[in-house]
Context: one part of a larger RNA
RNA sequence: CGAUGCUGAAGGAACUAGGCAAAAUGCAUUUGUAACUUCGGGAGAAAAAUGACCUAUGCAAGGGCAACCUUGUGUAGGUGGCACAGAAGAGGGGGUAGCGACUGUUUACUAAAAACACAGGACUCUGCAAAGUCAAUAGACGAAGUAUAGGGUCUGACGCCUGCCCGGUGCUGGAAGAUUAAGAGGAGAAGUGAGAGCUUUGAAUUGAAGUCCCAGUAAACGGCGGCCGUAACUAUGACGGUCCUAAGGUAGCGAAAUUCCUUGUCGGGUAAGUUCCGACCUGCAUGAAUGGCGUAACGACUUCCCCGCUGUCUCCAGUAUCGACUCA
Numbered sequence: 001c002g003a004u005g006c007u008g009a010a011g012g013a014a015c016u017a018g019g020c021a022a023a024a025u026g027c028a029u030u031u032g033u034a035a036c037u038u039c040g041g042g043a044g045a046a047a048a049a050u051g052a053c054c055u056a057u058g059c060a061a062g063g064g065c066a067a068c069c070u071u072g073u074g075u076a077g078g079u080g081g082c083a084c085a086g087a088a089g090a091g092g093g094g095g096u097a098g099c100g101a102c103u104g105u106u107u108a109c110u111a112a113a114a115a116c117a118c119a120g121g122a123c124u125c126u127g128c129a130a131a132g133u134c135a136a137u138a139g140a141c142g143a144a145g146u147a148u149a150g151g152g153u154c155u156g157a158c159g160c161c162u163g164c165c166c167g168g169u170g171c172u173g174g175a176a177g178a179u180u181a182a183g184a185g186g187a188g189a190a191g192u193g194a195g196a197g198c199u200u201u202g203a204a205u206u207g208a209a210g211u212c213c214c215a216g217u218a219a220a221c222g223g224c225g226g227c228c229g230u231a232a233c234u235a236u237g238a239c240g241g242u243c244c245u246a247a248g249g250u251a252g253c254g255a256a257a258u259u260c261c262u263u264g265u266c267g268g269g270u271a272a273g274u275u276c277c278g279a280c281c282u283g284c285a286u287g288a289a290u291g292g293c294g295u296a297a298c299g300a301c302u303u304c305c306c307c308g309c310u311g312u313c314u315c316c317a318g319u320a321u322c323g324a325c326u327c328a
Base pairs, nucleotide, nucleotide: 001323002322003321004320005319006318007317008316010314011313014312019309027051028050029049030048031047036041038157052079053078054077055076056075057074058073059072060071061070062069063068080084092307093306094305095304097302098301099299100298104116105115120155121154122153123152124151125150126149132141133140134139158294159293160292161291163224164223165222168221169220170217171216172215173214174213177212178211179210183206184205188201189200190199191198192197225243226242227241228240229239252286253283264280265279266278267277268276
């Protein structure tokens, strides 16, 4: 000097990215227990009190024929210690916000989470020799199932909801029309031959799916404007004009896990707050199953605050063991 334990005056998070680590809490009985809530919870909420031993005595349960034994518990009085759940083992608590409903799953060996899954919701395919999947064929799974079934995709409990756009892409439908392969067709043309013929070439016409075309469809992929003027202070603009579009973002939420400018502005908390909470809305670049907004319970998740507690710190010190180091 290091590692691992233990102790510490006064202060008590001043440490630090952050209470990381440590300390504290811890058991039983009795009392008591808030907001909120899906009425189940929250809850061991929180916050308190008591606990050893001796004496007397009451009660209950079990066993036993009985004497009695075991266990639990109440009341009254007393004794000792620094300390009575005397050792070990053995919850710290509260408030706010975000995300995810929850229990669960995951990067075996740097990530446990807000990621995945989930019950629930929706769309879509499939009528059974099902769709779909594996497979050269055969065959198998689906399924010894049959649309309350099976496959695929998205969303993700619950509550309130889920607006507008079908122009593009996709999908579905469409006895017309356009285009169109092989095939059919054969007007003609060429070669050859004495000719019959043989060979080659070949217009019109006909001809499927697909594409074009016409519709439908967004819990399909996706998308959801600009400029100018206007009210009797000013400001703002319910209102008007104009251009463009398939349609111009509805309800909600909003400096947000999304806000660049930005430490926006106001309020709260602090003596002092780039974080936090509540508002505002000027949304660089929110927004409705790529779900929107809430939400009790839950979380080794993330943020901020408070109480308790402490060597995290002010500021280090001592001690035990094991190393390192020095000497032998």

Overview
Predicted 3D model of a 328-nucleotide part of an RNA (large-subunit ribosomal RNA, domain IV) from Candidatus Sarmatiella mevalonica. The prediction has a mean pLDDT of 87. NCBI's taxonomy places the organism under Bacteria, Pseudomonadati, Rickettsiales, Rickettsiaceae, Candidatus Sarmatiella.